[in-house]
């Protein structure tokens, strides 16, 4: 883009057109083929006219009308269908001297004379009926002699032979005449047919051979008419990879759709031809038929019957059942147009004009048209401002197409009348905007967006894909877009698809070079000449029906539709002509090829000998205890003497060195040396033939390695086995043993990553450097040059998607062969063909997916690689996991144990303070404008506030009673309070909707940008690289060149000194302090290393030396990482509750399991005495001195400090002395009593503490696992915060006491940077393979069974046509009347549909079982 369409929602009109694609399924009814009285005869009815009769009637004449008969012509045309048909069926183009044509034109001649006979009728007779029988009569344009012959035929030719019909007007008494319509018999034409023949046009080779009437011939038959059409007889032909022969599927064309062509599809209406007419045979009759509405036969199938028989054939027009997604009226009408007959009038005519039915199509129409707001209303959205819908509605002006009423009314009809369509088309006149819009869409492709519902649930999908709680993708609403009387789905064709590539593609890695060569066809094929002229090319003829296409003009108000006219229709056949190319033929050439003469190289191949090393075995010395293996090991092998080690000797295999991106050979391959056979290949030389070539579908041939067969051979090696390891297992890897096999001959197998993943062959396109062989030339040991042939590496133009390829192309081009069309299924089924077998060639489909794949880039990853780092391992210290009790998580439990946090990076986290509070949790008890905020309205003067009894657990209800405030011009207002609407509140939900913040990789060293520069592009380059650094720190280099966020510095705290000030501290002075200001460190000096410079070693000096320690500080970015419970926030849901306010629980629960510490298990200790030495802090609702009481907690107390002044506050552990001797202890202190102390309304659940008494588990801790590198572990205290206390053994700070160790960087964690691999990219916690479970679906095989198709073989054998026969029957003619001539039925054969038998074949269905497969 289209359709003969169909669904789905929709529907106003009017023109042209289309309308059973499916069952060529089966059909009720009616209708489609008749017609001539001017061919004939006879009936029947009506009526007229004569005769007879009284009449009824009857006999004769006419006319008219019907209906059957005989006879003519037409029923072969028109209509319909699409089953068969792959063929001369159809197209086109020719041929026919091999032929036919009724009816029509034309020409020529003729139409004279007889004759027998039959339907119809009549009688009869048999049947249900359909229909026949016998007998009688009878007529023609029916039938048949005879005459006659211009003319046809036959024959060389003389000669033979062949016709016919008549019927109406009309003139005439009539006899004859004319018209005209036929009739015979022959030519000619027009239209139409018949049969031949060249090309043309499906599919599949898993269809490769096929044929007996086959091919031909000679005779004959038959036809209208060639021919094997068909028959006898000869002969062996005939077709076939230019695809025969079978098999699937089809009517074929003009043309229609589509395409930019070329193409591709398709073959509805119209139109040409062929076929067919229930299904198969067959013929008769005609010019014509093997005959749609003739005839016979058989069959199915359906009706009718008195059961004896009988009838039927809508693929004619309605119609009717059925199939189906679907497909009209059982209408008018012969007015036109054409037909059939007819002398005419006329009769027929579902052809045909028409009308009906259906948006099924194309085309025109219309449903109004102008004005109308900064914009009603309502919807819809909202950031609450306002947008939209929308000039859209209302309203105001107008028209009237179409509608409706009303009149008027054709053409179409020719010469007169006659119109189905139709009172229809058209005109005119009234009304009224009046009667008329809908449908898909809206993620992307695509044009058009928002809300709401829904939550992977309904659902949508052409792909890609959306839905899992904010969905422009579902559904609905609004808006929008698109087309509109039609929109949208399906369904099929073309297109896009250069994705079957002629035009116009590939094939090294994406699918594709056949393992390799020899060669048939066939395909192509050097130079010159001449000739022909088949291709080729010009012209010009003839044909290409018509309609269709395009142009031009006309005709319906335009279109669509339609009438005219030209154009094309790229095809075919004649004819004439050219002579460049091809092609043919014929001549000549050497440059393709080949051959000659020399020379040369080589694992070329075949055979036949030969030769050393090794390994193993066998034999013998010597000789003693291991020997082999391995990562370690063990099987094994040895004291019956291995293994070493030495001499003999067998035997099989393979040939070290040389030896090489060296050689040879088409590949497979070939490797010691000799001999022999024998194949190619390279120079030189230009002698020879003279295009003799290349390529190769089939075809043969050769073909590694396993393997197969039959016979040898077996040394080592080595599938299978057999044993020891190894491991979860180990049917593997490792080891010790071992058989086929390797080897040989001879015969098979024929595949491979048989790869250069690169077919052969020539041609022609820069170079550079190796290397075999050979030549030539120069030099003279060894070099050079120059050339040809090979093999190699680099590279240039060019090619290529990239990778890469580049005279050895994958570059430009020729010619030719193979081959490839998206991944699985499939190197598979099945057939077939080879093989002994193993199995190999050849090769589908159902059916599933939306990829499957190349190159390449950039991550991430690797039990890959290089380099580097970190308390990452080592090297040390102390721990932790085992106790007990703190704390926190899981887990159970519970009314509730509130909630988040979950691997590192959650578990002493949020919580730096749960007894009530806190608190979110539960119970039960109260409040509803509300515990809290703002706005509106309204109300209050004893008003707000305070509040006594009384109730109650509390909150809360009560409400005596006491009582104000601000402004103000004095009403009022504001505040407060009561009410009512608005809203308030929620730690309800969603960190996966969010903000801020945090955390971790990671104080890692890194991530980037702009130009530039390279890639088609991702991207790269920069930022790689050598150095070196804690660093992408610095230098050097370099298609880079700058920059930018991190690194470092700047900041702070510490450690030296200066200086300034100084409450306080000290006795003073002074500066150990306090807090501010500077300095000071920079690889600056030295020397060494490297040397180019960073740098790095070491030294001086310095209070400190290579960033001096400490902190603050966290790049691009990762983890949908934490957090709506800290706070903001969008959305939801919640309102007498999920909100508030209270009382009591509860967060503290206990069989368990982890995290995190606290204390310990003891003598480097413990108790007891006695003495020393700090620093950070922190206090007025506090921090508390002395003194006092008390054993202690703690009480009294009441100076002193708002703090360098007072206080908390004796630091401790150390030091000294003394007990205690290794014990569950003088150790450890849990647990539980009892008695007290402190805070606080209030310690019952559920607090600290302190005395006294109890005295538990634990004796150093299993696998595993933490932290720490120096003033650090480790130990020891003290201080703060949060706090009324406090479950603080937490934390987050201060000071004391003060260690050991680091070879080193292989390993285990983590991480940087370069490289490589990758099938990975939510990225290795990735991806993914195959079995078994189960589902589902297609399909191979399968005892079988069960259709269908097309032969064959024999039996039967119908109707018929041909032959035979023909005694039996026949009117015509002959006849001398006996008969014959010709015909027939009957029989008889030949052949023949069906149909019955039997064995194959191909080809479906289905099937236990079975085998792979897909998909889930």
């Nucleotide at each position: 883009g289209a359709u003969g369409a169909a669904c789905g929602c929709u529907g106003g009109c009017g023109g042209c057109g289309u309308a059973c694609c499916u069952a060529a399924c089966g059909c009720a009814u009616g209708c489609a083929a008749g017609u001539c009285g001017a061919a004939c005869g006879g009936g029947u009815a009506u009526u007229c006219g004569g005769g007879a009769g009284c009449a009824a009637u009857u006999c004769u004449g006419g006319a008219u009308a019907c209906g059957a008969g005989u006879g003519g012509c037409a029923g072969a045309c028109g209509g319909g269908u699409g089953a068969g048909u792959a063929a001369c069926a159809c197209g086109u183009a020719g041929g026919u001297a091999a032929c036919c044509u009724a009816c029509c034109c034309u020409g020529a001649a003729g139409u004279g004379g007889g004759g027998a006979a039959u339907a119809a009728c009549g009688a009869u007779c048999c049947g249900a009926a359909a229909g026949g029988g016998u007998c009688g009569c009878u007529a023609a344009u029916a039938c048949c002699g005879c005459a006659u012959a211009g003319g046809c035929u036959c024959g060389a030719g003389a000669g033979a032979g062949c016709a016919a019909a008549g019927g109406u007007c009309u003139c005439g008494u009539a006899a004859g005449g004319g018209a005209u319509c036929g009739c015979u018999u022959u030519g000619g034409g027009a239209g139409g047919g018949g049969c031949c023949u060249g090309c043309g046009g499906c599919c599949g080779a898993u269809c490769a051979g096929g044929u007996a009437g086959u091919u031909g011939g000679c005779g004959g038959g038959g036809u209208a008419a060639a021919g094997g059409c068909c028959c006898a007889c000869c002969a062996a032909g005939c077709c076939g990879a230019u695809g025969a022969c079978g098999g699937g599927u089809a009517g074929c064309u003009g043309a229609u759709c589509u395409g930019a062509g070329a193409g591709g599809a398709u073959g509805a209406c119209c139109a040409g031809c062929c076929a067919c007419a229930c299904u198969g045979g067959c013929a008769c009759u005609g010019g014509g038929a093997c005959a749609c509405g003739g005839g016979c036969c058989a069959g199915a199938c359906u009706c009718c019957u008195a059961c004896g028989g009988g009838a039927g054939g809508c693929a004619g027009c309605a119609g009717c059942g059925a199939g189906g997604a679907a497909u009209a009226u059982u209408g008018g009408g012969c007015a036109a147009u054409g037909g059939g007959c007819g002398c005419a009038a006329g009769c027929c005519u579902g052809a045909c004009c028409c009308a009906g039915u259906a948006a099924c199509g194309c085309c025109g129409c219309g449903u109004g048209c102008g004005g109308g707001a900064a914009g009603a209303a309502g919807g819809c959205c909202u950031u609450c401002g306002g947008g939209u819908u929308g000039u859209a509605a209302a309203c105001c002006g107008c028209u009237u197409u179409u509608c409706c009423g009303a009149g008027g009314g054709a053409c179409g009809a020719g010469u007169g009348a006659g119109g189905a369509c139709g009172g229809u088309a058209c005109c005119u006149u009234g009304g009224g905007a009046a009667u008329a819009a809908g449908u898909c869409u809206c993620g992307g492709c695509u044009a058009a967006c928002u809300a709401c519902g829904u939550g992977c649930c309904a659902g949508c999908a052409g792909c890609c894909g959306c839905g899992g709680u904010a969905a422009a993708a579902c559904g609905u609403a609004g808006g929008a877009g698109g087309c509109g009387a039609g929109c949208g789905u399906u369904a099929u064709c073309c297109g896009g698809a250069u994705u079957c590539a002629c035009u116009g593609g590939g094939c090294g890695u994406a699918a594709a070079g056949c393992g390799c060569a020899u060669g048939u066809a066939g395909g192509u094929g050097g130079u010159u000449c001449g000739c022909c002229a088949a291709g080729u090319c010009g012209a010009g003829u003839g044909u290409g029906a018509a309609a269709g296409c395009c142009c031009c003009c006309g005709g319906c108000u335009c279109a669509a539709c339609u009438g005219g006219g030209g154009g094309a229709g790229g095809a075919c056949a004649g004819u004439c002509g050219a002579a460049a190319c091809u092609g043919g033929c014929g001549g000549a050439c050497u440059g393709g090829a080949g051959g000659g003469u020399c020379c040369g190289a080589g694992a070329g191949g075949g055979a036949g000998g030969u030769g050393g090393a090794a390994u193993u075995c066998c034999c013998g010395g010597u000789g003693u205890a291991g020997c082999g293996g391995u990562g370690g090991a063990a099987u094994g092998c040895g004291u019956a003497g291995a293994g070493a080690u030495c001499g003999g000797g067998a035997g099989g295999a393979a040939c070290a060195c040389c030896a090489g991106u060296g050689g040879c050979g088409a590949a497979g391959g070939c490797g010691g040396c000799c001999u022999u056979c024998u194949g190619g290949c390279g120079g030189a030389c230009a002698c020879c033939u003279g295009a003799c070539a290349c390529u190769g579908a089939g075809a043969u041939g050769c073909g590694a390695a396993a393997g197969c067969g039959u016979g040898g051979g077996g040394a080592g090696c080595a599938a299978a086995c057999g044993g020891g390891a190894u491991u979860a297992g180990a049917u593997a890897c490792c080891c010790c043993g071992g058989u086929a096999g390797u080897c040989c001959a001879c015969g098979c197998c024929c595949u491979a990553a048989a790869c250069g993943a690169u077919g052969a062959g020539g041609g022609c396109u820069a170079g550079g450097u190796g290397u075999u062989g050979g030549u030539g030339g120069g030099a003279u040991u060894a070099c050079c040059c120059a050339u040809c042939c090979g093999u190699g590496c680099c590279g240039u133009a060019g090619c290529a998607a990239a990778c890469g390829c580049g005279u050895u192309a994958a570059g430009c081009c020729c010619u030719c062969c193979g081959c490839c069309u998206g991944g699985g299924g499939a190197c598979u089924a099945c057939g077939a063909g080879c093989g002994c077998a193993a199995g190999c060639u050849u090769a589908a489909a159902a059916c599933u997916c939306a990829a499957a794949g190349g190159a390449a880039u950039u991550g991430a990853c690797g039990g890959g690689g290089g380099c580097c780092c970190g308390c990452a391992c080592a090297a040390g210290c102390a721990g932790c996991g085992g106790a007990g009790c703190g704390u926190g998580c899981g887990g159970u439990u519970c009314a509730a144990u509130u909630c988040g946090a979950u691997g590192c990076a959650a578990c002493a986290c949020g919580a730096a303070g749960a007894a009530c509070c806190u608190u979110a949790c539960c119970a039960g008890g109260g409040c509803u404008u509300g515990a809290c905020a703002u706005g509106g309205g309204g109300g209050u003067g004893g008003u707000a506030g305070c509040g006594a009894a009384c109730u109650g657990a509390a909150a809360g209800g009560g409400g005596a009673g006491c009582g104000a405030c601000c402004c103000g011009c004095a009403a009022g207002g504001g505040a407060g309070c009561c009410u009512c609407c608005a809203c308030a509140g929620g730690u309800g939900a969603u960190g996966c909707a969010u903000g801020g913040c945090u955390g971790u990789c990671g104080u890692c060293a890194g991530c980037u940008c702009g130009u530039g520069c390279c890639g088609u592009g991702a991207g790269g380059u920069g930022u790689u690289g050598g150095g070196u650094u804690a660093a992408g720190u610095c230098c050097c280099g370099c298609a880079a060149c700058g920059a930018g966020c991190g690194c470092a510095a700047c900041c702070c705290c510490u450690g030296u000194c200066g200086c300034u000030a100084g409450u306080u501290a000290c006795a003073a002075g002074u500066g150990u302090c306090u807090a501010g200001c500077g300095a000071g460190a920079c690889u600056g000096c030295c020397g060494g290393a490297u040397u180019a410079u960073u740098u790095c070693c070491g030294g001086a000096g310095g209070a400190a030396g290579g960033u001096g320690g400490g902190g603050a500080u966290g790049a691009c970015g990762u983890c949908a990482a934490g957090u709506c419970a800290g706070c903001a926030u969008g959305u939801c849901c919640u309102u007498u509750a999920u909100g508030u306010c209270c009382u009591g629980g509860g967060c503290g629960a206990c069989a368990c399991g982890c995290a995190c510490g606290c204390u310990a298990c003891a003598a480097u200790g413990g108790g007891c005495g006695u003495u020393a030495c700090a620093a950070u802090g922190c206090g007025u609702a506090g921090c508390c001195a002395a003194g006092u009481c008390g054993c202690a907690a703690g009480g009294c107390g009441g100076a002193g400090c708002u703090a360098a002044u007072c206080g908390c506050a004796c630091a401790a552990a150390a030091g000294c002395g003394u007990c205690c001797a290794c014990a569950g202890u003088u150790c450890a202190g849990a647990u539980u009593g009892c008695a007290g102390g402190c805070u606080g309304c209030a310690a019952c659940c559920c607090g600290c503490c302190u005395g006294c008494a109890u005295g538990a588990a634990g004796u150093c801790g299993g696998a595993g696992u933490u932290g720490c590198u120096a003033g650090u572990a480790a130990a020891c205290g003290c201080c703060g915060g949060u706090c009324a206390g406090c479950c603080a053994a937490a934390c987050g700070g201060c000071g004391u006491u003060g260690a050991a160790u680091a070879c080193g960087u292989u390993c285990c964690c983590g991480g940087g940077c370069c490289u490589u691999g990758u099938a990975c990219a939510c990225a290795c916690c990735g991806c993914c393979c195959g079995u078994c479970a189960c589902g589902u679906c297609a399909u191979g095989g399968g005892a079988g069974u069960u259709g269908g198709c097309a032969a064959c073989a024999c039996c039967u054998g119908a109707a018929g046509u041909c032959g035979g026969u023909g005694a039996c029957c026949g009117a015509a003619c002959c006849g001398u009347c006996a008969g014959g001539a010709c015909g027939g039925a009957g029989c008889c054969g030949c052949c023949g549909a069906a149909g019955g038998u039997g064995g194959g074949g191909c080809u479906g269905g289905u099937a236990a079982c079975u085998g792979g497969g897909a998909c889930g």

This is a predicted structure of a 1416-nucleotide RNA (small-subunit ribosomal RNA) from an uncultured Caldilineaceae bacterium. The RNAcentral record of the sequence draws on ENA, Greengenes and SILVA. Its mean pLDDT, the model's own confidence on a scale to 100, is 87.